[in-house]
Molecule: small-subunit ribosomal RNA
Organism: metagenome
RNA sequence: AGAGUUUGAUUCUGGCUCAGAACGAACGCUGGCAGCGUGGAUGAGGCAUGCAAGUCGAACGGGAAUCCCGGGUAUAGCGAUAUAUCUGGGAGGAUAGUGGCGAAAGGGUGAGUAACACGUGGGCAAUCUGCCCCGGAGCUGGGGAUAACCCGCCGAAAGGCGGGCUAAUACCGAAUGUGGUUAUGCUACGCAUGUAGCAUGGACUGAAGGCGGGGACCGCAAGGCCUGCCGCUCCAGGAGGAGCCCGCGUCCCAUCAGCUAGUUGGUGAGGAACGGCCCACCAAGGCUUACGGGUAGCUGGUCUGAGAGGAUGGUCAGCCACACUGGGACUGAGACACUGCCCAGACUCCUACGGGAGGCUGCAGUCGAGGAUCUUCUGCAAUGGGCGCAAGCCUGACAGAGCGACGCUGCGUGGAGGAUGAAGGCCUUCGGGUCGUAAACUCCUGUCAUUUGGGAACAAUAGGCGACGGGCUAAUACCCCGACGCAUUGAUGGUACUAGAAGAGGAAGCCACGGCCAACUCUGUGCCAGCAGCCGCGGUAAUACAGAGGUGGCAGGCGUUGUUCGGAUUUACUGGGCGUAAAGGGCGCGUAGGCGGAAUCGUGUGUCGGACGUGAAAUCCCACUGCUCAACGGUGGAACUGCAUCCGAAACUGCGGAUCUAGAGUACGGGAGAGGAGAGCGGAAUUCUUGGUGUAGCGGUGAAAUGCGUUGAUAUCAAGAAGAACACCGGUGGCGAAGGCGGCUCUCUGGAACGUUACUGACGCUGAGGCGCGAAAGCUGGGGGAGCAAACAGGUUUAGAUACCCUGGUAGUCCCAGCCCUAAACGGUGUGCACUUGGUGUGGGGGAGUUGACCCCUCCGUGCCGGAGCUAACGCGUCAAGUGCACCGCCUGGGGAGUACGGUCGCAAGAUUAAAACUCAAAGAAAUUGACGGGGGCUCGCACAAGCGGAGGAGCAUGUGGCUCAAUUCGAUCCACGCGAAGAACCUUACCAGGACUUGACAUGUAGGUGCACGCCUGCCGAAAGGCAGGAAGCCUUCGAGGGUCCUACACAGGUGCUGCAUGGCUGUCGUCAGUUCGUGCCGUGAGGUGUUGGGUUAAGUCCCGCAACGAACGCAACCCCUGUGUCUAGUUGCGACUCCCGAUGAUAAGUCGGGAAGCACUUUAGACAUACUGCCCUUAGCGGAGGAAGGUGGGGACGACGUCAAGUCAGUAUGGCCCUUAUGUCCUGGGCUGCACACGUGCAACAAUGACCGGUACAGAGGGAAGCAAGACCGCGAGGUGGAGCAAAUCCCCAAAACCGGCCCCAGUUCAGAUUGGAGUCUGCAACUCGACUCCAUGAAGCUGGAUUCGCUAGUAAUGGCGCAUCAGCUACGGCGCCGUGAAUACGUUCCCGGGCCUUGUACACACCGCCCGUCACAUCAUGAAAGCCGUCUGCACCCGAAGCCGGUGAGCGAACCUGAAAAGGACGCAGCUGUCUAAGGU
Repeated sequence: AGAGUUUGAUUCUGGCUCAGAACGAACGCUGGCAGCGUGGAUGAGGCAUGCAAGUCGAACGGGAAUCCCGGGUAUAGCGAUAUAUCUGGGAGGAUAGUGGCGAAAGGGUGAGUAACACGUGGGCAAUCUGCCCCGGAGCUGGGGAUAACCCGCCGAAAGGCGGGCUAAUACCGAAUGUGGUUAUGCUACGCAUGUAGCAUGGACUGAAGGCGGGGACCGCAAGGCCUGCCGCUCCAGGAGGAGCCCGCGUCCCAUCAGCUAGUUGGUGAGGAACGGCCCACCAAGGCUUACGGGUAGCUGGUCUGAGAGGAUGGUCAGCCACACUGGGACUGAGACACUGCCCAGACUCCUACGGGAGGCUGCAGUCGAGGAUCUUCUGCAAUGGGCGCAAGCCUGACAGAGCGACGCUGCGUGGAGGAUGAAGGCCUUCGGGUCGUAAACUCCUGUCAUUUGGGAACAAUAGGCGACGGGCUAAUACCCCGACGCAUUGAUGGUACUAGAAGAGGAAGCCACGGCCAACUCUGUGCCAGCAGCCGCGGUAAUACAGAGGUGGCAGGCGUUGUUCGGAUUUACUGGGCGUAAAGGGCGCGUAGGCGGAAUCGUGUGUCGGACGUGAAAUCCCACUGCUCAACGGUGGAACUGCAUCCGAAACUGCGGAUCUAGAGUACGGGAGAGGAGAGCGGAAUUCUUGGUGUAGCGGUGAAAUGCGUUGAUAUCAAGAAGAACACCGGUGGCGAAGGCGGCUCUCUGGAACGUUACUGACGCUGAGGCGCGAAAGCUGGGGGAGCAAACAGGUUUAGAUACCCUGGUAGUCCCAGCCCUAAACGGUGUGCACUUGGUGUGGGGGAGUUGACCCCUCCGUGCCGGAGCUAACGCGUCAAGUGCACCGCCUGGGGAGUACGGUCGCAAGAUUAAAACUCAAAGAAAUUGACGGGGGCUCGCACAAGCGGAGGAGCAUGUGGCUCAAUUCGAUCCACGCGAAGAACCUUACCAGGACUUGACAUGUAGGUGCACGCCUGCCGAAAGGCAGGAAGCCUUCGAGGGUCCUACACAGGUGCUGCAUGGCUGUCGUCAGUUCGUGCCGUGAGGUGUUGGGUUAAGUCCCGCAACGAACGCAACCCCUGUGUCUAGUUGCGACUCCCGAUGAUAAGUCGGGAAGCACUUUAGACAUACUGCCCUUAGCGGAGGAAGGUGGGGACGACGUCAAGUCAGUAUGGCCCUUAUGUCCUGGGCUGCACACGUGCAACAAUGACCGGUACAGAGGGAAGCAAGACCGCGAGGUGGAGCAAAUCCCCAAAACCGGCCCCAGUUCAGAUUGGAGUCUGCAACUCGACUCCAUGAAGCUGGAUUCGCUAGUAAUGGCGCAUCAGCUACGGCGCCGUGAAUACGUUCCCGGGCCUUGUACACACCGCCCGUCACAUCAUGAAAGCCGUCUGCACCCGAAGCCGGUGAGCGAACCUGAAAAGGACGCAGCUGUCUAAGGU
C1' cells in the first nucleotide's frame, strides 16, 4: 500500500467481496507446564440451605452454669462427714433487656432515566453537617416513670393484654449565659435582595456522668478534696461530606409541528436552604427542534483509524439510579433506608382455617431460559471498616486458594554426529525422483514434569513484659508520648525458591494448497456426491468435490461463526458530485436566514499572544526500576489537544458613528416587438339549407368493401346560415420568467434594449417556508358545436387484428365562471456577478459618413465554426460543461417503487411527501472491434435475365431414409445420398446363428524340455475348423550344444471395442472470394485507429494519383505442365515428295496396286529455342485500335492466404486415456450386408420420322497387353469354341460410332419403346439356390415429352456419338477416370432472387438475428401490504371508589413529671378515637 468481480476487449461510474486489527465471546478438532489477568453479556425470572452488622458491663438494673464461704432441712452413718435440697453472701459472667454508637458505610445490579442524570467550568450574600481536629466557656441542684423481673390471662403459631417492683450517660422541670438567636440604633462594605462589625440592665436559650490514682485536711462510712483519662453542654473556626442554582456539551425519528391551567408571573405562609416545590388570592402569560414516539445508565477510558472521525462504556476508578411491584412516612447529623416500619398488589411457604411468615440486582449454590459464563472452598495473617479506654469481637469488604486454553506472556516436547541416501509410503518419461539427516545407529544434555531432602518474604510504627527519656500533676501514683531490648502472632503453604537422583525417557496439533493468497501431484467420483468469502468449480483425463502422498502457514493451539472499526475519498470538515452514469426545483415574486462595494473614526464579538486556576487516580507515551525474562507491577516525568479568569494586540470579521459613487435604482428622449387583457371588424375555405342546371354514378384504397346516390347524389351556379381557424408575408426572425404568443383596428397595460445628462446613496445577490403563474388531457355549472375526433359501430387486411388503412361517429376541442397542478414542463445544463484568444451570419438601438446606400466604430439579443482550458469519452468552448465567488435545490448500487401505510391538498381522477421486508452481482455511461438489419451507397459471380439441354411424371440401375430381421456391420445430412466401396456368390466382412482354440492367426524376450524338425502319408469322428490314433523319412554347423524349429511356463500378444468433444496427419466448405496481417512511426488515457480509408482503374489490396505514414509478409499475378505459330537439331520401329529397282494388272504403254533401295523434303516423333513485353498509336494508370498464328490472363491444368464450422475421419495408417483378456481376441461352416406397404437423391434408356430397321462405305485419339493381348483360318444364328502366326511392343495384337450413300416403314402404343416372364444356352469360378454376367428364341408392361418446383452450361463450351483404362477369377459399370469425332444458341441489362467484396449508418446482439427479449396463464415456495373480528402491552382524558400516611379540624374518652392549690380539683400540654384535603392500587 491494495486486490477480485459488469465487457469480445476498453475507459469511466458504481455496488458487492477479500486481505488487517480487536473481543467479557461461542462452536469444531486437538491439548504438556508456569505466571499475571479474566469469567451470567440472556429472564431486574423464581429461589432450598449456610454465611454477608454488629459492638460497648469503663452508661444501667437483673443475672444462668460453675466455684468459694456460711446457715437450715432431709437421708445414710455411732460420728467426723457425705449426698440432695432450701437459703444468705462473694467470685463469675452466658443470655435477654434498658441505654449509647453503628446499622444511610462497605458489597450488588443497570431495570428505569434523553434528565442539571452525567461531563466540564463557575455560583450559594439561599444552605446543612454525627464521629474527627483547633480555640473559648461550662458540667449546680432536683423529680417522676418504665423495660427486664414476678403474677394472671388470650392465641395453633406469630405475638399480645392486664396488674405489681426497679436502675441509668433513658425521660422531665429549675439554676448558671462566655456565647448564640432576636429586637432597636450606629459604622463599614457590597453583586439587587443584602453582608460584616459595634453598642443596649431588652427578650429567649444548655449540661450526665463513668473508670483510675493519691499526700495533707474533713467525714462513722460511702466519700468529700486534689489529680489523670473518657464522656456531656453552649459557642466560634477547620477538614471532609451533603444539598441547591447556572453557562456549555450529551442518540435516532418531522410519516411527531404546534405544546402548556400549577401552566407563566406577582403577594403571603411552610421547609436546612433559593424556587409553583406546595397552598390561598390576583394577573394572562410561557415554550419552539418545543410537544410526542423509539432507544439508552453517564464519564475517565476501550477498540479501530495516518489523522479527522467511527464504534463502544465488561473488568478497574468517579458520579447517578434501583433493591419483589407500586405508594407512604417514621427515626436520625444523614434515608424516604438492599438483609428497618406501615399499606396495597402479584407470587411462595406455614396453619388448629381464626390467622401468620417471606423478599440472594451481598458470597457461594439451585432450577429455568439460553450458543454461553466457575467453588454451597480457606482465613481475618495482611489492607480497610464498625464498636470499645483497651484486650478484643464482627467483617463472603478484603486477602488467598479452586475450576475454565477465555485472554496476554514465558518455557518445553531434546542437542550433535549420522548415506548403501535403509525399509516403507507416494510419484514416475520405469532411468529414477521424493518424504530425507528425517529414521535406525553413536555420543551428549537435563529445562518442565516425577521422586527424595532443605526451605522463605509478605510481621509491625499494634498489644504484652523489662528498663530509659519526656509530658501532666502537689506527686518519684496513675495516665500519655518517644526511642531500645525480649518473647509472641501466617489463611496462602511445606507453596515460591533451592540441592540430590534417574532416564530421551511423560509432552503436537490445526488449517490451507484455482485466482485474490504462500503452498501440486496421484487415485476415486462423473452437473452425482459435494465445495463455495467473491469470481466460480463438478456433465470420464477435476492442482476447486472425497481420500492419499507432498508442500505452505501458524503453533499449545488452529480454524469457523458472530460483532466493531479499517480498507470505503462508498455521506467527501480534512475529502465527492448533479448535459448523457444516481442527481437542477416547471417558472417567477419574495419572508426568515446566508453572503455583501469604497475611504474613515471608535469598540473589542469572533480572532491572535502571554500569565494563572483547573483538567481526580488509573490508562496511553518516555525514562529508571522490582519479580531469572516477559506479561504484570513500582517511582518520576510528559501528556490530558478542554474550560474559566486576568492582561495585551487591532490587520481581517462583527457592531456603532459620520462620509463616498464605480453596484443597484429613479427621471427624460426617440425607436423595435405573434408580450398581456377587453371590445369590434374582415375575407378565403369547410359543412349545412333553399333554388337552378344536369345524370348515373360518387367516394375510398396497395387493391377493395362498408357508406352516399334515380325520393336525383357527385359535379356546377346563385342565395343564405353557422362555428372554428387565420394561407401567402414567415425567417435556427421577434417578444415573454416559464407555460406560451401569429388576420385587421381601437382602448387599457407589463417588460427589455439603446442614448443623454441630472438625482438617491449600498437601497444589493440568493432565497428554506410562503404567495402567484403554470401546455395538453381531465372535472363542475351554463352556453356553443362547422370541421376534426378518444370511446363506439361497420368495412378491409390478417392465422388472428379488440391495431395500422377506409366509411361513419359521441364526449371533447370553442366561450364564460370555478377546479385540477402534471409533462421528454428539455439546452435533459438553477440564479447572480467577475475574469479569460478568435472567425462568420442575423434582429434592435446609437455614432461617424453619404445625394442615397454600402464599408467602418459601439451596446444589447440570437445562431454556426473553432483556440486555450475542461471532460471517462461524446463533447462544451465570452450565451462555458473554462477560471473564481455567493446562495438555493438535489444525488449516494439495481429491482421492489415514485409503490404501501400515515399526513396534507382535491368534487373526483388523482397530486404531493415517502419507506420496509425480500431479492440480485450487478444495473449503468461513453467509446472500440466485429456480427446483424424486411438501413444506405458502390460492385462481382451461369446469381437473375436471354438461350440450349435436362431433373421432377413412366420403367430399370444405383445410393439413402424408413420398415423388417437372428443379422440386415459401420460411418457420412448446404459441405451425406453411382459417397468411404478402383468390383459384397465363398473370401472380402467388421454383422448374425452354430461349432471350436486359449502364449493364442501375428511380433519380441526369458526359463525349462524334447526330438531333430516344420511338414508329409494313412485311418476314424466332423459341415469345416479342429480333435484323436498310427506310420514313413528325418536339419545346418566353423563341432562351442552355436544357429534354426517345436512343446511347456511366464512376460506379453490381440481388439474394425469407446472417445474425431483428448490428438497427429489428411480432407471438405466459405472460395480461386480478394482478402489477412506485421515492423517502425504518428494519433488516442485506453480497447484501438492509421497504413488497408479517399479519387480513378482492374479479374484482382491490379496499378496510378492523393494522403502521417513509410516499408514489409502471407494471398493475387508471374515463375511449372499441356495445348496453339515458327525455327534449329535428330531420323528408328516413323515418313515416302523426287530418283532407281522388282512383281502383279494392263497393250511389254500410261495409269493403278504390292515390295525393295536411296533419302529425311513433308507429316510425325521429342529435345532446344523464338514469339507477346502494352513494344507501336493515344495525356498517368488504363480504355480503345493496328499489325500478327496468337493481344491485353491466348485456352486449359497444377497451385487454395489469415481463418471459420469443437465440420469429417480413432473403420486407411499413427496415437493419449478408458475398457475386454478361456473373450469385445482367434479359427471355421452357413446366413446377412442383395431382405420391401413406402419416401428421396444420382443415373441409364425411352416415349420416336433431325427417327427405327436393313444394306453399303469412310475418318480418331488416348491407352492396355506375358497366369497377358491374340491376327489370319475353321465351327456355331449368337454368347462363344477349336487352334495359334506375331508381340515384353512408334514394329505385333486389342480397336470406333455418329456421319455419308442407298432401301424400307408413314404417325399407330406402331417395324416406337424395351420392362417383365417362360424356355434353351455360353463363360468365369471349389461352388452361380439365396446372389453373377452374357447369348438365342418367345413374351412385349408403363410410357405419346412430364404439376408446383428445380439443375447444368458463355465456345471447341452445351448438346450428341463412340473408344480406352483402373479395380477384377467373373461381374450386377447404366458408376468413376480419361480420349477423340460431330458441333450450336444466347447475354438488352443489373430492378428483382441467391451468394460474396468494400465504404457508411443504427444496435439493449458478442453462443454474435437460429441473437436478444416482454407479458399473461398454470403449479409450488418465500417475503411484504391490506383485512371484519378477537387478544395482549403501553398511554391520554373524564368519572367512581379510596388503603397506609403526613398535614388540618375535632378530641365529652384517656394521661406520672410542669403551674395553682392543704386537698379535692383546675390549668397547661399530650394521646387514642372521629373527621377533611391530597393520594397508590382498583373500577367504568